[in-house]
Predicted 3D model of a 360-nucleotide RNA (Bacterial RNase P class A) from Sphingomonas panacisoli.
The RNAcentral record of the sequence draws on ENA and Rfam.
A source record names the gene rnpB.
Rfam family: Bacterial RNase P class A. It is annotated as a ribozyme.
RNA sequence: CCAGAGGAUCGGGCGGCCGCGGGUGCGCAAGCACGCGAGGAAAGUCCGGGCUCCGCGAAACGACGGUGGCGGGUAACGCCCGCCGGGGGUGACCCCAGGGAAAGUGCCACAGAGAGCAGGUCGCCGGGUUCGCCCGGUAAGAGUGAAAGGGUGCGGUAAGAGCGCACCGCGCGGCUGGUAACAGCGGCGGCAAGGCAAACCCCACCGGGAGCAAAACCGAAUAGGGGCGGCAUAGGGGCUUCGUUUCAGCUCGUCGCCCGGGUUGGUUGCUUGAGGCGGCGCGCGAGCGUCGUCCUAGAGGAAUGGUCGCCCAUCGCCGAAAGGCGUGGACAGAACCCGGCUUAUAGAUGCUCUGGCGCU
Numbered sequence: 001c002c003a004g005a006g007g008a009u010c011g012g013g014c015g016g017c018c019g020c021g022g023g024u025g026c027g028c029a030a031g032c033a034c035g036c037g038a039g040g041a042a043a044g045u046c047c048g049g050g051c052u053c054c055g056c057g058a059a060a061c062g063a064c065g066g067u068g069g070c071g072g073g074u075a076a077c078g079c080c081c082g083c084c085g086g087g088g089g090u091g092a093c094c095c096c097a098g099g100g101a102a103a104g105u106g107c108c109a110c111a112g113a114g115a116g117c118a119g120g121u122c123g124c125c126g127g128g129u130u131c132g133c134c135c136g137g138u139a140a141g142a143g144u145g146a147a148a149g150g151g152u153g154c155g156g157u158a159a160g161a162g163c164g165c166a167c168c169g170c171g172c173g174g175c176u177g178g179u180a181a182c183a184g185c186g187g188c189g190g191c192a193a194g195g196c197a198a199a200c201c202c203c204a205c206c207g208g209g210a211g212c213a214a215a216a217c218c219g220a221a222u223a224g225g226g227g228c229g230g231c232a233u234a235g236g237g238g239c240u241u242c243g244u245u246u247c248a249g250c251u252c253g254u255c256g257c258c259c260g261g262g263u264u265g266g267u268u269g270c271u272u273g274a275g276g277c278g279g280c281g282c283g284c285g286a287g288c289g290u291c292g293u294c295c296u297a298g299a300g301g302a303a304u305g306g307u308c309g310c311c312c313a314u315c316g317c318c319g320a321a322a323g324g325c326g327u328g329g330a331c332a333g334a335a336c337c338c339g340g341c342u343u344a345u346a347g348a349u350g351c352u353c354u355g356g357c358g359c360u
Base pairs, nucleotide, nucleotide: 001356002355003354004353005352006351008349009348010347012311013310014309015308016307017306018305020037021036023034024033025032026031039331043342044341046340047339048338049337050336051211052210053209054208064207065206066205067204068203069083070082071081072080073079084098085096086095087094088093099202100201104200105199106196107195108194121142122141123138124137125136126135127134128133150168151167152166153165154164155163169191170189171188172187174185175184176183177182215268216267217266218265225259226258227257228256229255230254231253236252237251238250239249240248275294276293277292278291279290280289281288282287312329315326316325317324318323
């Protein structure tokens, strides 16, 4: 210098003027002054919690849903860290729903002779033959397929075959190391147990429901409900299987006081919290402990904006260059609060590491 890997930070700056939402102070009030006012994702609402209400006697089992190598971190997690195993890359490093397929059921399309207690299509070998072929052996070779019942080699054989042997793989049990996942070593077994569990299923572990429009408090006007008391208790209205009539039964008023529920409205919940920053100590690390310091939006149909000047990037045009002119700031925008994950993001800055080339 070129190409890459990992993990961070910022994401316009300064000033003037006019506004908006909260807070504090002063003021009888109008108002004035001071101070604060979006994000790394405020987003998706996908996980885990706090908080609130509802439900629930305890335990076990079952159903349903989720998680799935091991150890650690954490309030907790499906998150994070370290390690193990498998795969990819020359490498830094990256990826993995990574328990169980010798409990059971199911599936394995097309092609292919055969797809699961294997299978003779071609070929190979032996025998027969009327020379068309027939019978038998064979999974080493060909062909099909994602996958063909261990792999490579030597021996063996008519040709072959774990048929025999060595190594590798697989299984069983042992020793050593490691907290463990697992690794290493040597022994036995001739191979039986093809794949799929993001198919049912089995095993282990975890899990009540709804969500701040949760919920609590204050509480009108008007309408309606209940109780008590006063007045009226008569005329009338309504109902009692269809129409009419009679009789009978039930019911309907008004005024005052009290009680309880609800709507509009108001207050709380509301922002100080598993909090931020810095130092020290422990830990490989995630993180933990301790000391100091800081307070940093709380609205509620919902503020966080507009404009002007200077500057810094971006982009476009002109120019050989220096430079000039114009443009105009990525994704986005709190709504109870935290810890994560995922997704979007113009551009800029800096760190560690890898491979290659060159120079010393």
Its mean pLDDT, the model's own confidence on a scale to 100, is 76.
NCBI's taxonomy places the organism under Bacteria, Pseudomonadati, Sphingomonadales, Sphingomonadaceae, Sphingomonas.